[in-house]
RNA sequence: AGUCGAACGAAGAGUUUUCGUUCGAAAGUGGCGAACGGGUGAGUAACACGUAGAUACCUGCCCUGGAGUGGGGGAUAACCAUUGGAAACGAUGGCUAAUACCGCAUGAACUACGGGAGAGAAACUCUGUGCUACAGGAGGGGUCUGCGUCCGAUUAGCUAGUUGGUGGGGUAAAGGCCUACCAAGGCGACGAUCGGUAGUGGUCUGAAGGACGAUCAGCCACACGGGAACUGAGACACGGUCCCGACUCCUACGGGGGGCAGCAGUGAGGAAUAUUGGGCAAUGGGCGAAAGCCUGACCCAGCAACGCCGCGUGGAGGAAGACGGCCCUUGGGUUGUAAACUCCUUUUGACGGGGAAGAGAAGGACGGUACCCGUCGAAUAAGUCACGGCUAACUACGUGCCAGCAGCCGCGGUAAUACGUAGGUGACAAGCGUUAUCCGGAUUUACUGGGCGUAAAGCGCACGCAGGCGGCUGAUUAAGUCUGACGUGAAAUCUCUGGCUUAACUGGGAGGGGUCGUUGGAAACUGGUUGGCUUGAGGUGGUGAGAGGGGUGUGGAAUUCCCGGUGUAGUGGUGGAAUGCGUAGAUAUCGGGAGGAACACCAGUGGCGAAAGCGGCACCCUGGCACUGACCUGACGCUCAUGUGCGAAAGCGUGGGGAGCAAACGGGAUUAGAUACCCCGGUAGUCCACGCGGUAAACGAUGAGUACUAGGUGUGGGUGGAGUAAACUACCGUGCCGAAGCAAACGCGCUAAGUACUCCGCCUGGGGAGUACGGCCGCAAGGCUAAAACUCAAAGGAAUUGACGGGGACCCGCACAAGCAGCGGAGCGUGUGGUUUAAUUCGAUGCUACACGAAGAACCUUACCAGGGUUUGACAUGAAGUGUAGUGAUCUGAAAAGUGAACGCCUUCGGGAGCUUGCACAGGUGCUGCAUGGCUGUCGUCAGCUCGUGUCGUGAGAUGUUCGGUUAAGUCCGCUAACGAGCGCAACCCUCGCUGUGUGUUAUAUUGUCACACGGGACUGCCGGUUUUAAGCCGGAGGAAGGCGGGGAUGACGUCAAGUCAGCAUGGCCUUUAUAUCCUGGGCUACACACACGCUACAAUGGUCUGUACAAUUGGUUGCCAAGCCGCGAGGCGGAGCCAAUCCUAAAGCAGGCCUCAGUUCAGAUUGCAGGCUGCAACUCGCCUGCAUGAAGAUGGAGUUGCUAGUAACCGCAGGUCAGUAUACUGCGGUGAAUACGUUCCCGGGUCUUGUACACACCGCCCGUCACGUCAUGGGAGCUGGCAACACCUGAAGCCGGUAUCCUAACCCAAGGAGGGAGCCGUCGAAGGUGGGGUCGGUGACUGGGACGAAGUCGUAACAAGGUAGGUGUACCGGAAGGUGCGGCUGGAUCACCU
Repeated sequence: AGUCGAACGAAGAGUUUUCGUUCGAAAGUGGCGAACGGGUGAGUAACACGUAGAUACCUGCCCUGGAGUGGGGGAUAACCAUUGGAAACGAUGGCUAAUACCGCAUGAACUACGGGAGAGAAACUCUGUGCUACAGGAGGGGUCUGCGUCCGAUUAGCUAGUUGGUGGGGUAAAGGCCUACCAAGGCGACGAUCGGUAGUGGUCUGAAGGACGAUCAGCCACACGGGAACUGAGACACGGUCCCGACUCCUACGGGGGGCAGCAGUGAGGAAUAUUGGGCAAUGGGCGAAAGCCUGACCCAGCAACGCCGCGUGGAGGAAGACGGCCCUUGGGUUGUAAACUCCUUUUGACGGGGAAGAGAAGGACGGUACCCGUCGAAUAAGUCACGGCUAACUACGUGCCAGCAGCCGCGGUAAUACGUAGGUGACAAGCGUUAUCCGGAUUUACUGGGCGUAAAGCGCACGCAGGCGGCUGAUUAAGUCUGACGUGAAAUCUCUGGCUUAACUGGGAGGGGUCGUUGGAAACUGGUUGGCUUGAGGUGGUGAGAGGGGUGUGGAAUUCCCGGUGUAGUGGUGGAAUGCGUAGAUAUCGGGAGGAACACCAGUGGCGAAAGCGGCACCCUGGCACUGACCUGACGCUCAUGUGCGAAAGCGUGGGGAGCAAACGGGAUUAGAUACCCCGGUAGUCCACGCGGUAAACGAUGAGUACUAGGUGUGGGUGGAGUAAACUACCGUGCCGAAGCAAACGCGCUAAGUACUCCGCCUGGGGAGUACGGCCGCAAGGCUAAAACUCAAAGGAAUUGACGGGGACCCGCACAAGCAGCGGAGCGUGUGGUUUAAUUCGAUGCUACACGAAGAACCUUACCAGGGUUUGACAUGAAGUGUAGUGAUCUGAAAAGUGAACGCCUUCGGGAGCUUGCACAGGUGCUGCAUGGCUGUCGUCAGCUCGUGUCGUGAGAUGUUCGGUUAAGUCCGCUAACGAGCGCAACCCUCGCUGUGUGUUAUAUUGUCACACGGGACUGCCGGUUUUAAGCCGGAGGAAGGCGGGGAUGACGUCAAGUCAGCAUGGCCUUUAUAUCCUGGGCUACACACACGCUACAAUGGUCUGUACAAUUGGUUGCCAAGCCGCGAGGCGGAGCCAAUCCUAAAGCAGGCCUCAGUUCAGAUUGCAGGCUGCAACUCGCCUGCAUGAAGAUGGAGUUGCUAGUAACCGCAGGUCAGUAUACUGCGGUGAAUACGUUCCCGGGUCUUGUACACACCGCCCGUCACGUCAUGGGAGCUGGCAACACCUGAAGCCGGUAUCCUAACCCAAGGAGGGAGCCGUCGAAGGUGGGGUCGGUGACUGGGACGAAGUCGUAACAAGGUAGGUGUACCGGAAGGUGCGGCUGGAUCACCU
């Protein structure tokens, strides 16, 4: 994808007078090509590919060789005529050519001779190019074979042309490739069949490996889906044919056309992927003799930072460190030599000029391109991401769990280096960041190179086929192994070197690269073959132990039941009870009997068995083991996928049996409930026989076998030496402690978890889940095998420090106990909650708030409420101004305030005080105590909390600080891998008690007492006892005081985000004619109620009246106030004394009288009247007095507080606050007890130890149902779709076969044949139809569980002994966690006993 006129006819054209000659489009005949090149990766798990081989084959064009190339014939397209059709395309008749087609000749080769014919412009010869057949080559192709080549066993059996043979057919060619007959084979656990996915050199990353299959390249497959052949050298053919189908287009409705996975381009889809460009100039291809034509192969250009590579966006100087920005401690810092400015350069760019190589003469799409020169001018050229850690780089503002960020951890709830913005900084740079994917890191699938006691992981145990591995010593072989040579392993990629200014890119060369092939060699090791050996293994002789197994008998104790006797009212059971049993005679007790099950003591980290497991005694049958002798065999061995057998308990089937026990069930208790724990009953079951089942914490959580590697000490068995005992030596088994070594640690340690080898099993984050689906097994229950979606950032192991425990040991404390007095009941006072209110200001809230802040709310206080005022302010500072400020009669007003007669500073002369003005600012008891300082409470005056050095441990950490004593004490002593030290304890300080000295006045009479100051005294110092001759303890002496003499001050590291922004201070926020400030009045004082702290009582240990005695602390000049007088009294008058050891003050008690057990001569609330005091003012809202009134209350439920000696209790006094107001608080003295056996229990604390799933630390953690929402998923009556088969029916095109109906130029021939074409029939056959199945999806009322979700509901299962130890297989039951039975486990605490 055409080309050739140098194969052919020829329309036509040019020229020529003619003859002739030349050229020749389109179309046609013919030849070659069209099977190449270009595209794509659907299919394919296959001889498709790779590699190494093989041969029964073909090969156009090309190359080599020799040979031939003679002579005829009949047609046909084009063309012409007629004609059908809309078209596509034809039909009929006629003419014609060939290198088209068809016969014929030559046809084994060579030599010699003869004859004939033809031509002469012919012929011949030479050369070139074709053609024909043959032989060979090159290159290409076909076919066959070994080896290599993805996932799934929840695919285990597949196969009828299937496997082989014979005959035949077919092909270019071997072959079941096809066919007839015969045989019954073939493949498969070394993975057949089936299902899923997928084209290979290479690319990315890398050590190995893993993942992928764009570009480039060899091969393969495909060309709208499917089938088929034709032509040809080659196709079963991308741009050919036929048929079926889907789609699309044209149509006159009759019928026709089409196939971009070629290059551009369009539509659609999509997150997304380019120009309907130039040229055949180069390279390559087709045709041709050639010129040449064709070539979306190719070479170029265009678009896209898509990738790789290179270059630039300027260089040097330049500090007033400019302006601006940002931050700020307001000093400054930073941006930053950065800019400006000065000097310089011109890559790139623009303009102008020159101008290639690529092509060996000419000829260049690219292209006036690359490149070169000149001119111009710093000119045209910087972004993106990040800045909490990983990870280089920080501040401010805004926001306030919002908005948002986020790879992981995680940021954000008012001081965000994490969000957003800005400044600054860091990284990379024409890029930067994100997303997706792959490899790496990941020794996290481990071949190199992992593990399995407790982290995931040893099959419950054994036997054993296949498989894997295998003792000592010869010989041989050469499969494995090692080695030499040769062949091959395409190119590109990697590497070396050259060319573009460099690089990317590219030319050339060499090497590397293999489970490969051929051949030669070696023989150690492995294997094969063949000898030998005895140590592994087995046999055999002797000895021995044993709950080894199966069967049959038999024994006694005990429980229960039955019978009988004795006997009477209970018994039984529990934490306590009840149900139950019992006067119809139980329980108890004695005698007799029945029946079933299990075998006390012996009994033991003792024995036996493969494990499960096995326990009275005797007999029968039977398996294994140990020691010993060294007699026999001679590697016979080890392990073991699949397989087979055994396999506790529960459970199932059939038939027995059934005493006790006991799921379920019934009843009684407990409890909020109690489907439980406890109790009374009780059925399956437990027992036997025969079957089934096949699981357990079937555990040493530790597979089997062999060898090696210190010991010590028990125990079981046999054995050796001269022998008994003891002891010793060696073997087998079973324990403990330990060396080396191992191990994350705990721990293991000849019975390995050590060191090695062999084989098997198993693991790969948690949950979903040992579940679903499928399969196999089972009577069932169920077992074995075994996922995914989804979800989380952990789940887990060992050890450490704490904390905690309804764990343990020891110790302490008014903690309990022993006592005394109270509270809780009443009335009142005060505080709080609640309620109310315009306001009842605020804070404190278990202990550790509640007579607390408040050491004292009528106004003030006062912060609250109502109303009335003021706005640089009631108060401070700065600035400016100023003879003002201030006091203030009068009037208005509730007051604040307004009005304003009158009065009215100092001075060193600078000014100061004051005032006015307006601006900066003041002010805030507004918020945040979870931004803070300071202070305080509490554990707790508990005895603890730490450090340095050393040592131990991988480490967290430990040791010291534990232990034995002792103490109030971590006080001291002893011991000790610790030695020391610090903060705490104690002591030092104050006070009381004894005493000395000095001093002292207001006391007094000198001593004394008193006050002050300085001393002494007490130290377990002395004696005795005891203990470790220690520390210390007990007793005694002396002493005022005795073992810390009493009391106080003093509060370790820390805990409680404890309390306080309202005491003060203070960051931030908020407010500024108000949240500031002034004033009047009100409120904080309310009142159904609840709680807390108190007072007074309930009386006779009292009340009341009269008389009478004794303190200390302390205060006093706007003060305390005597005597005296008045008043019933509060109080008033009064004024002495006192600036204080000078003056101003007790009650209980004691003595006497009355009261006589009553709601009273108790108690005093409440109320009325009358007074007093303070104060500007007692109405809301003070205290006191007198008279009158005379509630409740008769000792207080559950519960709860304080106190151990001058204490409790009782009694009064003083002070602070304060004008006044004290039942509160802080002190003071007077009188003055009881009790403590003791540490079991409650509470709190300390030390050691133990368990832990807690670490916000038990007020912890955490499980399951139910309810709601979201998501994924299983089942599901069904509905629906895909895929691959099967059976039957129909069966196109076409090849093949048959037939001989029709037609028929070449040849034979002239009768007709051969051959050809068409037709018809048949086999096969795509597709279609029907049918029953298989398999994989989608969907589905309803339903099952699962995951996640905010502060839902019910309980409390687990973690501590988790309050019934837990967990486990199984069975039953229950709202749920769960409970119970049977058996087994320790991965159970505590106590006791034994060794």